[in-house]
RNA sequence: GUUAUUCUUUGGGGCGGGGUGCAAUUCCCCACCGGCAGUGAUUGCUUCUGCGUGCAGCUGUAUUCAUAUGCGUGCGGCGGCAUAAGUCUGCGACGAGAGGGCGUUUAUUCUUCCUUUCCCGAUUCGGUGAAAUUCCGAAACCGACGGUAUAGUCCGGAUGGUAAAAGAAUUAU
Numbered sequence: 001g002u003u004a005u006u007c008u009u010u011g012g013g014g015c016g017g018g019g020u021g022c023a024a025u026u027c028c029c030c031a032c033c034g035g036c037a038g039u040g041a042u043u044g045c046u047u048c049u050g051c052g053u054g055c056a057g058c059u060g061u062a063u064u065c066a067u068a069u070g071c072g073u074g075c076g077g078c079g080g081c082a083u084a085a086g087u088c089u090g091c092g093a094c095g096a097g098a099g100g101g102c103g104u105u106u107a108u109u110c111u112u113c114c115u116u117u118c119c120c121g122a123u124u125c126g127g128u129g130a131a132a133u134u135c136c137g138a139a140a141c142c143g144a145c146g147g148u149a150u151a152g153u154c155c156g157g158a159u160g161g162u163a164a165a166a167g168a169a170u171u172a173u
Base pairs, nucleotide, nucleotide: 001173002172004170005169006168007167008166009165010164016030017029018028019027031153032152033143034142035091036090037089038088043082044081045080046079048077049076050075051074052073053072054071055070056069059066060065086141087140095118096117097116098115099114100113101112103110123139124138125137126136127135145156146155147154
């Protein structure tokens, strides 16, 4: 370093101003926000290395030419590390169903857990270039369920769950 098991911790942001109204963080105008992994021409750092260049400096009869070597610096190359998409690829949450387990019930009643299937939002144009839905510029668009004057931003299920991230212990190699 890798494999397997177990454990610990972490693991979602946002309504500020104005208008209407009896009432709106829900409507209208402006504002604000972006889970996890991948890809990625972003940006930064860096081992090694090529070329240029400055200084020191050895040697050649040598302040000017050439040159071993050292230090600095600019540009580039194969790599390494970190970082980079709400709209690309995959996943998670929410929602609907099926099967099963424990419990419960008069009951295929109800709760909970496990497995599994379905569902699961939204981007274009211009620029650069060999290459960009990723860079730069501009203009768009999207956002579960229940509650309530109609909610991405309030309250609630949720002091929950999860994609996953980091670390520790043990085991094997």
FMN riboswitch aptamer (RFN element), 173 nucleotides, folded computationally. The prediction has a mean pLDDT of 80.